Predicted 3D model of a 1506-nucleotide RNA (small-subunit ribosomal RNA) from a metagenome. The sequence is in RNAcentral, with records from SILVA. The coordinates come from a structure-prediction model, not an experiment, and the mean pLDDT is 83.
[in-house]
RNA sequence: AGAGUUUGAUCCUGGCUCAGGACGAACGCUGGCGGCGUGCCUAAUACAUGCAAGUAGAACGCUGAAGAGAGGAGCUUGCUCUUCUUGGAUGAGUUGCGAACGGGUGAGUAACGCGUAGGUAACCUGCCUUGUAGCGGGGGAUAACUAUUGGAAACGAUAGCUAAUACCGCAUAACAAUGGAUGACACAUGUCAUUUAUUUGAAAGGGGCAAUUGCUCCACUACAAGAUGGACCUGCGUUGUAUUAGCUAGUAGGUGAGGUAAUGGCUCACCUAGGCGACGAUACAUAGCCGACCUGAGAGGGUGAUCGGCCACACUGGGACUGAGACACGGCCCAGACUCCUACGGGAGGCAGCAGUAGGGAAUCUUCGGCAAUGGGGGCAACCCUGACCGAGCAACGCCGCGUGAGUGAAGAAGGUUUUCGGAUCGUAAAGCUCUGUUGUAAGUCAAGAACGGGUGUGAGAGUGGAAAGUUCACACUGUGACGGUAGCUUACCAGAAAGGGACGGCUAACUACGUGCCAGCAGCCGCGGUAAUACGUAGGUCCCGAGCGUUGUCCGGAUUUAUUGGGCGUAAAGCGAGCGCAGGCGGUUUGAUAAGUCUGAAGUUAAAGGCUGUGGCUCAACCAUAGUUCGCUUUGGAAACUGUCAAUCUAGAGUACCGGAGAGGUAAGCGGAAUUCCUAGUGUAGCGGUGAAAUGCGUAGAUAUUAGGAGGAACACCAGUGGCGAAGGCGGCUUACUGGACGGUAACUGACGUUGAGGCUCGAAAGCGUGGGGAGCAAACAGGAUUAGAUACCCUGGUAGUCCACGCCGUAAACGAUGACUACUAGGUGUCGGGCAGCAAAGCUGUUCGGUGCCGCAGCAAACGCAAUAAGUAGUCCACCUGGGGAGUACGUUCGCAAGAAUGAAACUCAAAGGAAUUGACGGGGACCCGCACAAGCGGUGGAGCAUGUGGUUUAAUUCGAAGCAACGCGAAGAACCUUACCUGCUCUUGACAUCUCCCUGACCGGCAAGUAAUGUUGCCUUUCCUUCGGGACAGGGAUGACAGGUGGUGCAUGGUUGUCGUCAGCUCGUGUCGUGAGAUGUUGGGUUAAGUCCCGCAACGAGCGCAACCCCUAUCUUUAGUAGCCAGCGGUUUGGCCGGGCACUCUAGAGAGACUGCCAGGGAUAACCUGGAGGAAGGUGGGGAUGACGUCAAAUCAUCAUGCCCCUUAUGAGCAGGGCUACACACGUGCUACAAUGGCGUAAACAAAGGGAGGCAGAACCGCGAGGUCGAGCAAAUCCCAAAAAUAACGUCUCAGUUCGGAUUGUAGUCUGCAACUCGACUACAUGAAGCUGGAAUCGCUAGUAAUCGCGAAUCAGAAUGUCGCGGUGAAUACGUUCCCGGGUCUUGUACACACCGCCCGUCACACCAUGGGAGUCAGUAACGCCCGAAGUCAGUGACCCAACCGUCAGGAGGGAGCUGCCGAAGGUGGGACCGAUAACUGGGGUGAAGUCGUAACAAGGUA
Repeated sequence: AGAGUUUGAUCCUGGCUCAGGACGAACGCUGGCGGCGUGCCUAAUACAUGCAAGUAGAACGCUGAAGAGAGGAGCUUGCUCUUCUUGGAUGAGUUGCGAACGGGUGAGUAACGCGUAGGUAACCUGCCUUGUAGCGGGGGAUAACUAUUGGAAACGAUAGCUAAUACCGCAUAACAAUGGAUGACACAUGUCAUUUAUUUGAAAGGGGCAAUUGCUCCACUACAAGAUGGACCUGCGUUGUAUUAGCUAGUAGGUGAGGUAAUGGCUCACCUAGGCGACGAUACAUAGCCGACCUGAGAGGGUGAUCGGCCACACUGGGACUGAGACACGGCCCAGACUCCUACGGGAGGCAGCAGUAGGGAAUCUUCGGCAAUGGGGGCAACCCUGACCGAGCAACGCCGCGUGAGUGAAGAAGGUUUUCGGAUCGUAAAGCUCUGUUGUAAGUCAAGAACGGGUGUGAGAGUGGAAAGUUCACACUGUGACGGUAGCUUACCAGAAAGGGACGGCUAACUACGUGCCAGCAGCCGCGGUAAUACGUAGGUCCCGAGCGUUGUCCGGAUUUAUUGGGCGUAAAGCGAGCGCAGGCGGUUUGAUAAGUCUGAAGUUAAAGGCUGUGGCUCAACCAUAGUUCGCUUUGGAAACUGUCAAUCUAGAGUACCGGAGAGGUAAGCGGAAUUCCUAGUGUAGCGGUGAAAUGCGUAGAUAUUAGGAGGAACACCAGUGGCGAAGGCGGCUUACUGGACGGUAACUGACGUUGAGGCUCGAAAGCGUGGGGAGCAAACAGGAUUAGAUACCCUGGUAGUCCACGCCGUAAACGAUGACUACUAGGUGUCGGGCAGCAAAGCUGUUCGGUGCCGCAGCAAACGCAAUAAGUAGUCCACCUGGGGAGUACGUUCGCAAGAAUGAAACUCAAAGGAAUUGACGGGGACCCGCACAAGCGGUGGAGCAUGUGGUUUAAUUCGAAGCAACGCGAAGAACCUUACCUGCUCUUGACAUCUCCCUGACCGGCAAGUAAUGUUGCCUUUCCUUCGGGACAGGGAUGACAGGUGGUGCAUGGUUGUCGUCAGCUCGUGUCGUGAGAUGUUGGGUUAAGUCCCGCAACGAGCGCAACCCCUAUCUUUAGUAGCCAGCGGUUUGGCCGGGCACUCUAGAGAGACUGCCAGGGAUAACCUGGAGGAAGGUGGGGAUGACGUCAAAUCAUCAUGCCCCUUAUGAGCAGGGCUACACACGUGCUACAAUGGCGUAAACAAAGGGAGGCAGAACCGCGAGGUCGAGCAAAUCCCAAAAAUAACGUCUCAGUUCGGAUUGUAGUCUGCAACUCGACUACAUGAAGCUGGAAUCGCUAGUAAUCGCGAAUCAGAAUGUCGCGGUGAAUACGUUCCCGGGUCUUGUACACACCGCCCGUCACACCAUGGGAGUCAGUAACGCCCGAAGUCAGUGACCCAACCGUCAGGAGGGAGCUGCCGAAGGUGGGACCGAUAACUGGGGUGAAGUCGUAACAAGGUA
C1' cells in the first nucleotide's frame, strides 16, 4: 500500500466482499510448564449458610474467674475448706468516638449529572494543626441491678436502688453574634476601624509522677486562623427524531414575609403578564459522565470491563430522626410486593459487601489462608476489629517467556502415495552411532518482602524551686511472615513424560490420486458439482501459525463510501418550474478610533494512573519503578496589517433624472378578410365519400359538383427569419386606450443604498374541477365498418364531454440548455437583431463600441461524449439537492384541495449488481453502393399418373446402425438371394475365429470315409517337411496354464484424421509508426476502377503475410521432332480391303515449342488505373473448362473406414453355424424413370462419334433358337483383335386425334442366364393381358452457349442384379429492358436495452408455493399526564382541659416541655375520559422471491402505430 466482483472487451460512476488490528468474549478440535494480568456484558431476578463495624475499664456503676499474700478450721502434714487484703479475666448495660469511610452496582438520569474554566463580598466543616483566653460553683435523674408481672416469640410493663467525661441551671467573657451611631475605603448587594446596648460556654473529668501549693499527658469550653471535606451559582461543551412546533399559572418578574449553613418562587401573601422556542423550546426514544481504551497517517469513528475521579442507587415508593456530616447498603417509621416463623393473638427479613445457591443464558471462579505488609476505625498504649487489602485456588480468558531435543547418518531401507513403469516423493526423515539435561522426577540447601511500634539499658537536650514522671534525639539488645520450606541454588537420573489446528480455484502462501455424478455437498465474494472436480468426501503431499489453531459475534480500518482535512450535481444519484423578498450569510474606496476575532509574551490550571521518550529492577520479555513531555481553558501585558464595530470621506457597484429608438411584453374594447360547416334558392344527374383494398355513411324525398344570398363560431395563410419580447409558463390579423421591463446616449443627482436568500408570498403549459354562457371545426368516452387467430388498438364513417368566453379552484410536466443566481478574469474567426461613434470615393462601404442571439474553434476542463467569453475554463459569495438497485415517490402520520390529487416521506424484505460514455461485432419489417440464374426475360421440369429408389411412420422375433432446414432423404451403400450382416430365432465354443509369451506332445499340411442341416465331432487308414555340432533348432498342428485376446458395446459434447457449409464469397491479419487514459482505431476508410483488398490517385501512415490473380492439367491455332499397330497427297501393284511396295506431305498420336501482353490505333477518363470501339489474329481483354477452398463459423458430420482417452462386457455385449430379417405396408414426403402422343408411334432400308473396358477376361466369324441365349472357338495382355449395333437424324411407307398402332403398369403361361442355392428375394426373353394417365392446384426447381433441351455410348462396383452414380460424344436453341421487389453475400454508414449475439432480449395479468409488510370489526398489555375520591408515616403550624425530676417560687403556682387532637402538604390505592405505544386478529391490499405453467407481445432496430 491494495485486491475480487457489472462488460465480448474498455474507461468511469457505484455498491457488495476480502486481506489488518482489537475483545471482560463464546463455540469446535487439541493441550507440557512458568510469570504478569483478567473473570455474570444476560434477571437492579430470588436468596439457604457463614463472615463483611466495632472499639475504649486511662469516662461510669455492677458482675467479680484464675492467681498472689496473710490468718483460721479440718485432718490423711500437704491437701481441702474458709475469712481478709489484693488481683482483675468475663458478661451485659450507661457514656464517648466510629458506624455518612471503606466495599458493591449502573436501575434511574439528556441534567449544572458529568467535563473544563471560574465565582461565593451568599456558606458550613467532627477528628487534625497553629494561636489566644479559660476550665469556678451546684443540682436532679436514669439504665444496669433487685422484686413483681404480660407474651409462644419478638419484645415489654410496674415498683424500688445507683454512677458518670450522661443530663440541667448559675458565675465568668470579647477579638464572637445581633441592632444603633461615627469615620475611612470601595461602589450592586459591601469591607475595615472606633463606640454603645443586648445575648451566648465549659467535664473542679481521667492517667502518671510528686506529694505542701504543683508538673505533665489525654480530654473539655470560647474565639481567630489554617488544612481537609462538603454546599450553592455561572460561561462553554455533552445522543437521535421536526412523520414531536408550539410549551408554560409558581409559570416569568417584583414587593414583603417565612425557611435554610447559605443565595434563590425554595415556600407563602399581594401585584404585574410575563418567560422559553427554528441558534430547535416541548415531547418521545436511547444512555450513568470523565481520565481513558480500541482503531486510524492524521482529522476522526467506536467504546466507557479491569485501574482512578465524580454522580446516582441499596427489595419498590414515601418520610423524617440522630449527627460536624445521611434524608443513611449491613439505622428508624409508614405503604406495597414477596419470603420465613407462629401457640393464629402477632412477629421477622432485604448479598447491586466476600464466598456460595437457584434461575436466566452462548457464557464468567473457592461457602480458601492471613491481618505478616499497605490502609482504615477505636484506644495513651499494648492491642482489638477490618471478605478493604495481601496471598493462595479454579479457567489457554489475554499478554509474555521456555520446552517437546542436538550432531552425525544413503543400503536413498521397509512401508505409504503416485507413475509416462524408467522412476519420483515422504526423505537425513527413520533406524543406527555420539552428545546435552532447559523442562521433568528425586534429594539437599535456602532468601528478599521486617519498616515501624512497644519493652529494657546507656548517653544527651529542654523541662521543674528541686526532683520525678512524661517527652525529644542517638546507640545497643529484644519481638513479629499468611504466602511457604515458596522463589533461587546444588546434586543425581533418563531422549526418556510433552504437537496440534486450519488451509491448499482466484483474492491468498500451498497439488495430485481415488470416490461421487447439479446427487451428496462446499461457499467470505466471484462461484464449484450434470462421468476424467487442483473448489464436494477420503488419502498422500504441500503451505501457514504453533500450546495453540480455526469459526461466530462486535468495533475501527481499508471506505476520499457523509468528503473540515477530503467528494459531487449537462448525460452516471443529484439545480427547487420561475420570480419577489424578511431573517441569516457574504460584501467597493479612503482616513481615524477601538481591540471582539487574529498574532505574540508571561502566569495559573490541565489529579494520579495510562500513552510517548530516556534510564533502571525482576536471567530476557510481559510486568514494575523513576525522570522528562503533552492539547485545551482562564488571567494578564503587547501588536494593529486583515476581519468586525464606531465616526467620517469618495464614486468605479447600485439607483434616479433627461433625450432617443426597437419589440408576437401584458390588459381591455372595437374592426377585418380567406377557409370549414350549416340554412335558403337556382342549375344539374347518379352517384358521392373513403381506403392498402373495402365497408359502415350520404344520395332519385335529387346528394356530390356548381352559382347566388344568409347565419354562426373558432383560428389568424403569405410576411416568418437557430428573427423579436418576457422571470419562467408563454406571446403572432388590424386599430385604439391603459400599462410593465430592457437597451443606447448624456453624466445633472443620491452616495454602497449591493448580492444571495432557509421559512414566506406571487406567477405558473396542458389536462381536470365548480357556476353561468357559447359551440363552426376538431375530438377522449361511445357506436358502427374494416383488419386480425383475437383487435376493448393502429385505418375508416359518425360522435359527446372538452377545446372558446367570464369568474373561481388545481399547482403539476422530458415545467429541458435535463446546465441555480450574482461578480471578475481568460486567443480568435464568422453570421444576425437593436442602438451609438468615426472615416470615406456615401441608396452604400469600412472600422470601432455597448446590449442581445447563433455557429466554428485555441488554451483549459471532462470518464468519455463534449463545453469552450451565452463555459461544463480560472476564482469568489450564497442557496437548493445527492450518497447502490428494487421495495417506492409506496405505506403510515401531518398540511393543502370540492374532488382528482399534490406536498412532506420511511421501514421490513430482497439482489450483487443497477447505471454512464465510448469500442468491436451481430442484428434491423434503417439508409447508401455493389454482386450472384437472386429477381426479371426465356427454355425445360417437379408438384397430378404408373413404376423405381431413399426417408418418416406403422408393423415385426428382427424389420441392424448412422445421416435431419439450406448443408438428411438414387445419402454412408462403386451394387443385402447365402456371404456381406453389424439385427432376430435356434444350436454350439470358452486363452477363444485373430496376436505375443511360457510348458508339453506330435510331424505335419492335404485328401477320403462313418453322425449331424451345419458349426462340430468319433474313429481309424494312407502319407510323413527343412537345418543340425545329433543335444536340439526352424516351421506347422494339437493340448495345458495364465498374463491376455476380442467387442460394428457407450461417449463425435473427451479426441486425432477426414469431410460438409457459408464460398471460389473477397476477404482475414501482422510488424513498425501515429492517434486514443483504454477497449481499440489508423493501415483495410475516401475518389475512381475491377471478376477480385484488381489496380490508380489521395491520405499518418510505411511495409509485409494468408487469400485474388499467375504458375499446373484438359481444350481451341501453328511450328518442330518421331512415324507403328495410325495416315495415304503423289508413284507402282492389287484379290479394290492402306491390302501390298513405298512415303510421313496430310489426319492423328505424344513429346518439345510458339502464340494473347490492353502489345497497336481512336475516343472517354484526372496526362492515372481503367473503360468503349477498331485493326490484326485460330483465339481479345481472367479465350472455354478443371484442379486449387484464406482467418474463421456451425460443441456441423463421422468412435460403424481407420486410429484413440475414459467407461462397460469377459462360459458373453466375444466367437462359430443354419434359417429368417434388412425386400414388411392403411399412409406421408424427397429424388428419379416412363408417359400422356402427330415436332409423334410403327415398319423398311441407309449414314456419321467420342471416351472407355478386356485373361477365372473381351470374344469375331460360322451354326442352332422368334428371342433371351446356346454350341464351337479365329483374334487380342490390345492406336493391331473383341465388346461395338451408336442413337437421335435424313429417305420411303403406314397410322389420323381415339384412352388410339399413344402409354406401358399389372397379371398368366412358357423360357434363358448367373450362382451350392433365384420360395421369401435376381435380371432377361417370348406369347398373352393392356391399369392409371389426354400436360398436372397451392407451391416449387434447374439453366446465360456448344449452355438448356434432346439422343444414344461406355465404365466402376459386380458370379448375377441400374430408371442410380461417374464419364463420353451427336443434334443443338430462346432470353437478359434492367436492379423496384424476393433470397443470399460484400463494403460504408446509422440505431440498439442484443454479445449463447433477433431462433436475441424482454413486459404485464392470471394460476401455485413461500416470505416480510399496510389496512382491519375488535381483543389484550404498557407508558406518561390530567380531573375527582381516599389518605399511612412524617415535618411544619395551631391547640393542648391530660401528663412532667432539674430553673424561679411566698410551695398556690409559674417558666418550659410532652402525650393527645386538629389543619396544610402528602406515597400507595380507587375511579373517569382522553393521549401515545406495543402485541394479536376473521378478512383484505399491494410487494418480493421461486421450476421449464397460462395468455398475449408493450419496450429495445423506424421493434413493425417513433